Record summary
Model confidence (mean pLDDT): 82 of 100. The part of an RNA shown here (large-subunit ribosomal RNA, half B) has 1163 nucleotides and comes from Coscinodiscus wailesii. Taxonomically the source falls in Coscinodiscus (Eukaryota, Sar, Stramenopiles, Coscinodiscophyceae). It matches the Rfam family "Bacterial large subunit ribosomal RNA". It is recorded under the gene name rnl.
Context: one part of a larger RNA
RNA sequence: UUAUUUUUAAGGAACUCGGCAAAAUGACUCUGUAUCUUCGGUAUAAAGAGUAGCUUUUUAAGGGUAACCUUUUUAAGCUGUCACAAAAUCGGGGACAGCGACUGUUUAUUAAAAACACAGGUCUCUGCUAAUUUGCAAAAUGAUGUAUAGAGACUGACGCCUGCCCGGUACUGUAAGUUGAAAAAAAAAAGUUCUGGCUUUUUUUAUAAGUCUCAGUAAACGGCGGCUGUAACUCUGACGGUCCUAAGGUAGCGAAAUUCCUUGGUAUUUAAUUGGUGUCCUGCAUGAAUGGCGUAACGACUGUCCUACUGUCUUAAAAAUAAUUUCAGUGAAAUUGAAAUUUUCGUGAAGAUGCGAAAUUCUUGCAGGUAGACGGAAAGACCCCGUGCACCUUUACUAUAGUUAUAUAUUGCAAAUUUGAAUAAAAUGUAUAGAAUAUGUGGUAAAUUAAAAUAGUUUUCUAAAAAAUUUACUAUAGUAAUUAGUUAUGAAAUACCACACUUAUUAUUUAAAUGAGCUAAUAAAAGACAUUGUAUAAUGGGUAGUUUGACUGGGGCGGUCACCUCCUAAAAAGUAACGGAGGUGUGCUAUAGGUAAGCUCAAGUUCAAAAGCUUUAGAGAAUAAUAUUAAAUUGCUUGCUUGACUGUAAGAUUGACAAAUCAAACAGGGACGAAAGUCGGUUAUAGUGAUCCGAUGAUUCUUUGUGGAAAGAUCAUCGCUCAACGAAUAAAAGGUACGCCGGGGAUAACAGGCUAAUCACUUUUUAGAGACCUUAUCGAUGAAGUGGUUUGGCACCUCGAUGUUGGAUUAUCACAUCCUGGAGCUGCAAAAGGUUCCAAGGGUUUGGUUGUUCGCCAAAUAACGUGGUACAUGAUCUGAGUUUAGAACGUCGUGAGACAGUUUGGUCCCUAUCUUCUGUGAGUAAAAGAAAAUUGAAAGAAUUAAACUUUAGUACGAGAGGACCAAGAAAAAUAAAUCAAUGGUGUUUCGAUUGUCUUUCCAAAGGCAUAGUCGAGUAGCUACAUUUAUAUUAAAUAAAUACUGAAAACAUUUAAGUAUGAAUUUAUUCUUAAAACAAAUUUUCUAAAAACCGUAAAAGAUUAUUACGUUAAUAGGUUUAAUGUGUAAAAACUGCAAAGUUAAAAGCUAAUAAAUAACUAAG
Repeated sequence: UUAUUUUUAAGGAACUCGGCAAAAUGACUCUGUAUCUUCGGUAUAAAGAGUAGCUUUUUAAGGGUAACCUUUUUAAGCUGUCACAAAAUCGGGGACAGCGACUGUUUAUUAAAAACACAGGUCUCUGCUAAUUUGCAAAAUGAUGUAUAGAGACUGACGCCUGCCCGGUACUGUAAGUUGAAAAAAAAAAGUUCUGGCUUUUUUUAUAAGUCUCAGUAAACGGCGGCUGUAACUCUGACGGUCCUAAGGUAGCGAAAUUCCUUGGUAUUUAAUUGGUGUCCUGCAUGAAUGGCGUAACGACUGUCCUACUGUCUUAAAAAUAAUUUCAGUGAAAUUGAAAUUUUCGUGAAGAUGCGAAAUUCUUGCAGGUAGACGGAAAGACCCCGUGCACCUUUACUAUAGUUAUAUAUUGCAAAUUUGAAUAAAAUGUAUAGAAUAUGUGGUAAAUUAAAAUAGUUUUCUAAAAAAUUUACUAUAGUAAUUAGUUAUGAAAUACCACACUUAUUAUUUAAAUGAGCUAAUAAAAGACAUUGUAUAAUGGGUAGUUUGACUGGGGCGGUCACCUCCUAAAAAGUAACGGAGGUGUGCUAUAGGUAAGCUCAAGUUCAAAAGCUUUAGAGAAUAAUAUUAAAUUGCUUGCUUGACUGUAAGAUUGACAAAUCAAACAGGGACGAAAGUCGGUUAUAGUGAUCCGAUGAUUCUUUGUGGAAAGAUCAUCGCUCAACGAAUAAAAGGUACGCCGGGGAUAACAGGCUAAUCACUUUUUAGAGACCUUAUCGAUGAAGUGGUUUGGCACCUCGAUGUUGGAUUAUCACAUCCUGGAGCUGCAAAAGGUUCCAAGGGUUUGGUUGUUCGCCAAAUAACGUGGUACAUGAUCUGAGUUUAGAACGUCGUGAGACAGUUUGGUCCCUAUCUUCUGUGAGUAAAAGAAAAUUGAAAGAAUUAAACUUUAGUACGAGAGGACCAAGAAAAAUAAAUCAAUGGUGUUUCGAUUGUCUUUCCAAAGGCAUAGUCGAGUAGCUACAUUUAUAUUAAAUAAAUACUGAAAACAUUUAAGUAUGAAUUUAUUCUUAAAACAAAUUUUCUAAAAACCGUAAAAGAUUAUUACGUUAAUAGGUUUAAUGUGUAAAAACUGCAAAGUUAAAAGCUAAUAAAUAACUAAG
């Protein structure tokens, strides 16, 4: 010193984030018990009383033959103690609020909770070979259960309730329409071919689930508004207007676990409250089973208050035990470039034991303390980076299990109906106009015939006649009808022929569908449906693989990414920045190209105009800017035109390359011009995209046995906001606080450094305010500086780790001074102030709220200063906040999740090697060796403030009030010393006493139970105690005030000279101090002295120091005292007994004192 314990005067939470920890409470019997309540509880509520021993007495139960024993119980009296549940075991209590109903469960190893669960509630699925789930399957589960059952989801007892929205997403349903794959059928084209044909491509047909569409569903996912006017003070807005919406938040609650502003307003609680509670409602951003609001009981939950209690604190002290220390033995670890390992200032990769300078410093241990060694430990977990990883999410991309649907196989029989297609037959066709019901096209030019009438005969029917009808034939009349043509029509005849179309029908064949049937292994059931395989479509974070850009004064958010012009750019070219300004992703077949010819613009002026004059470009040149441009190769006008040509290209410019640019000249065939000539777009510089892949056209090319074809090649052209524009893919978003790895001080957060915009302070200027008056005081605007405390900028050390706010503890420095001291001015009468100058010696509070620093408040104060020191100080402490993992609210997000928003909970390691610091030794020198006493260079400590009294109710002042100077001075604060008194402790000094065991039965003792508990207490150590100190004087000074006095005949505090003047400085005081290298001085001794060894304590970790060592009182012992305790044991007497009395202020008594003729140990 630490740990674990014991005790503590006075106070009693003042401690602190917080009563953390500790204390207190505690058992049994009796009395008594509020509020609320789900009537069960709350409740051991709270608050009180009793409890030992002895004698007598009452009662009950059991056992026993009985005597009696065990247990229980009533009452009265008596006895002793500080205390009778005497020890041990063993609830502190109450009030209010939040959350969760409850008992329970959970992160083994930092979170026990408000999280999970829960009974209860609701919704959804599931009819049994059930749904769900596992499995490739067999099969299992569900369940040996059957909708009062099972599964999934949400909520979470109970009470009162649970509003509006179906537009989005999801689920369910509907089936008319839309869309919709493979397989199938049909057709066409291409290729090839000896043929059937085959192959490829395209189109069409009829289709499934699904999608779209249409409905329903919110205790499904979810959502639940603005603006504005208005009432007879004002305010408010019952009322109205308007816009939007699927609907606009109802009841309830509300600064809340939700409220940013915010410490909201108000009341209460307190001396004081960022806290708590009630209330208000202005709800950033409450709200109804993501449940809303209440709620008795319960909670190692969270917040607040009261009471009891206390060492939590004021403010510490003592004691016990175990370590620490010393000796003996045994004997690790991390760490370690090497070490011969000081301070200050400076420097420096920007914080030096190691560099420079100065200072300091004899050598070397031990015990301690931790300021530094950017100490040790862990290749930083924060941050950034990586074309790293992992896991999670989803309306990222791409797949996929599963599920659903269709086709096909498994797959058989048979009737009916319907539908489609084909073939055959026989029909069918009405616009208007028009003779009239014109299907179309083509061919052909004449074709076809007999009706009707008359007369007669015959037949049929009727009972008959008349009339009528039918059939056949004959005769008469030799004519009539239709068509061509004409009208009308796009088209002309069933006049004739051929091939087709529309619509409906019949027959056959074929295909499909519908509905109802049948059927093989063993009884029943089922049955060509299931099932299973394959193909196809849909769905599909259930599962998987991946992606999710770069630049960047850290990263993110924002912005940007290619090309053109100017400036920056420093007179060649080139040249950066998240430097400053702008443009482009085209236009034009001629008003914009080519050529030839001609002309001259804008502005001003005279001015009606024309015409002229001045002006060198001040206009125009499609477009941005710059350059260029008048005898215009560039502007404007006109004519003719297409060179906005084909094939080539020497040579240059530019570029890392890829690319890009300029270009004479040659050939061809042209335009314009009389010609020379010019013309391969545009006054120049933007108007863009590599390769692969695909497409179209052309071509003398190649053709995998041959011939073809396919395919390729060559030329021309087309398809990319591949705009992240030299383009990673045809195809790609997010989260991580559960995180991991590799790196980075190449890059952020802390601190340092540089800088000083900001900040702080000073000086200066003087408008103005101050009645007057710039500067008693205040002072705008402007100017000049200083500092390195703020907020920043930069990114220089540190990412193989420099621990971060506040508090505790301990400080140290600066002065721009808060108090105290000394001065000047004052708009200073006194008192009290204001302001400025000097001054850093000392001092600079306790509480309430809050994690706070800060701030606000309360109360005192002489004053409660400002800053630096890694925002001093975590190898000294704390851990409330911030800043891991759990959980909740609000908000955001589809979600995983997120929030300089809130809330609750949440592991702080290190035995000290070096330097440094506090102590304490050894050695050496000083010195020939010793003893004693001094000096004091130097260093350090200390340095406070003052009620009150006197002077004096004086000076001053109208009064009220009220001093300087001077003389005393309590209490305080701080420090040191001490233990006589006071108080604490005092582990065995004395006594009391419980339980139990033992000696030896009683008595008396002893052990254990925290020293068992309780009451006292010696020495020692201590504070809460006592004493003392912070005194006085001098010297030199600061600001300031002066004397004499010139320069400058005056004046002047100064230049020479002289003086006063402060808690400052130096002495004076105290401490250390000759290791002060000038190593000092004085006195004494001369083989002295010291050490070793032993007994010890006034000393002490060990050493050391001090006392003593037989010529001895050093320690022990003994004796006598002191002190403490409180009247011992044994005995006698009294009492029934517990017990009392007597001898007896008894007995015992640690550390104290004295004595000791020396008992033991100091040979």